Predicted 3D model of a 472-nucleotide part of an RNA (small-subunit ribosomal RNA, 3' major domain) from an uncultured bacterium.
RNAcentral holds the full RNA, with entries from ENA.
The prediction has a mean pLDDT of 84.
Rfam family: Bacterial small subunit ribosomal RNA.
[in-house]
Context: one part of a larger RNA
RNA sequence: UGACGGGGGCCCGCACAAGCGGUGGAGCAUGUGGUUUAAUUCGAAGCAACGCGAAGAACCUUACCAAGGCUUGACAUGGAAGUGACCAUACUAGAGAUAGUGUUUCUUCUUCGGAAGCACUUCACACAGGUGGUGCAUGGUUGUCGUCAGCUCGUGUCGUGAGAUGUUGGGUUAAGUCCCGCAACGAGCGCAACCCCUACGUUCAGUUGCCAGCGAGUAGCGUCGGGCACACUGGAUGGACUGCCGUGGAUAACACGGAGGAAGGUGGGGAUGAUGUCAAAUCAUCAUGCCCCUUAUGUCUUGGGCUACACACGUGCUACAAUGGCUCUUAACAGCGUGCAGCAAACCCGCGAGGGGGAGCGAAUCAAGAAAAAGAGCCUCAGUUCGGAUUGCAGGCUGCAACUCGCCUGCAUGAAGUUGGAAUCGCUAGUAAUCGCGAAUCAUCAUGUCGCGGUGAAUACGUUCCCGGGCC
Repeated sequence: UGACGGGGGCCCGCACAAGCGGUGGAGCAUGUGGUUUAAUUCGAAGCAACGCGAAGAACCUUACCAAGGCUUGACAUGGAAGUGACCAUACUAGAGAUAGUGUUUCUUCUUCGGAAGCACUUCACACAGGUGGUGCAUGGUUGUCGUCAGCUCGUGUCGUGAGAUGUUGGGUUAAGUCCCGCAACGAGCGCAACCCCUACGUUCAGUUGCCAGCGAGUAGCGUCGGGCACACUGGAUGGACUGCCGUGGAUAACACGGAGGAAGGUGGGGAUGAUGUCAAAUCAUCAUGCCCCUUAUGUCUUGGGCUACACACGUGCUACAAUGGCUCUUAACAGCGUGCAGCAAACCCGCGAGGGGGAGCGAAUCAAGAAAAAGAGCCUCAGUUCGGAUUGCAGGCUGCAACUCGCCUGCAUGAAGUUGGAAUCGCUAGUAAUCGCGAAUCAUCAUGUCGCGGUGAAUACGUUCCCGGGCC
């Protein structure tokens, strides 16, 4: 100077409290440990590993294992020799890689000798290659304290010095935010603002959007003429600044109340993460020093494995029902997005998954019935018309290929489960809870992830206590 204290003071935060809903019990999904295995590839490890890397493990991916192959190599550059191809395609052997036999088969210049380019084969060597090791050799990137309010510098002053001062103090703020004071005076990185979305106007524009008035047409429909009022779209611009009033305060900063206003004191949300901490994470994104392998730790292929299962933990989904389940009706009412190797309507077939069909659409034009809600009926508290695991049979789809190991449908089956011990998590408003929809990845395959809208609460006295943090 820091850090620490079951020292003190002050102050914050879903930190506690007040509430609402969960987890911990059940079944299943998923990740991890452990065990098993020829292999169950590797990494991540309190918070800050465990639906994490993985925004998609049947083959591929794939790094693991078994077996079969190759050795200048699957990939790059360079030398020499040879060939004219390479590609495509057929047959044979093989699990395939691969090997063999056929078919087919280069370009440019030319003095017609050849030269150049390109491709393939062979040879020798430099080398290639390594998801091999070291994240405790590193770059880059990331997590975390923490969107916490802090971290520093120049000059001056004080101190022998390390250092201090400034940055402390009195108020105030979300804030080292601002005001006042002061041996300090200034400045930088942070805070805030500038950026994006959203909430209200004005203006410009008007198709693919909209339809108030006018006309036409229809069983019906912005369908047509027409219009750009309204809604919407998307450019510009306004608007909020404690600006105004009152009270308190030190005449300050500021606080509280009020007016006007779509919005009020940072309006709501996002992006933005200071100096540093954890030898934090990553050599398996990538890059890279050193070490190691070089007929193998490289590389190709087939099959298997990553999907195992006495068990333990994390994260989720579905439930245990009547604020509910089932059936029907009203095509009730969204928003973000996506679509040509694609999205696919009408119509037909099928109980259904789906099949046929192919209008329209590179999309404000075409495609996709939101669900919860509302109305009617049944069920009447049961292991049930709750719950759907498991299993059998029959099918559908994707794909060379669903045995290991995919998803979906129908019929049958109908397990545990009657609200969950100790303990523990999230959330302060369009939030929690609940309901569906979309997208990335993707041939197929979400209960995960990232978004979107619909319905829409309760509670906060307060800061004694628990946890984390800031200042003295």